[in-house]
């Protein structure tokens, strides 16, 4: 250089274009318990990698430009 995959909460991950983006674990508070883990029940945390476009409406589609990681071709 080509080509393709991914990027939403602190950490894994959902969310058919259509209400206020969600569970889990993690962090806070509060129960259980003598007391700690477990557990249960509340909770708090999102410029949906940046910008632009399409739309009445975009994490979702369509350009770009970033970063990770794969396959490939070229040099030495």
């Nucleotide at each position: 250089g080509g080509g393709g995959a991914u990027g939403u909460a602190g950490c894994u991950c959902a969310a058919g274009g259509g209400u206020u983006a969600g569970a889990g674990c993690a962090g806070g508070c509060g129960g259980c318990u003598c007391a700690u883990a477990a557990c249960c029940g509340c909770u708090u945390g999102g410029u949906u990698g940046g910008g632009g476009g399409u739309u009445c409406g975009a994490a979702u589609c369509c350009c770009u430009c970033c970063a990770u990681c794969c396959c490939u071709a070229c040099c030495a």

Overview:
Transfer RNA from Chthoniobacter flavus, 76 nucleotides, folded computationally. The sequence was found in a public genome assembly.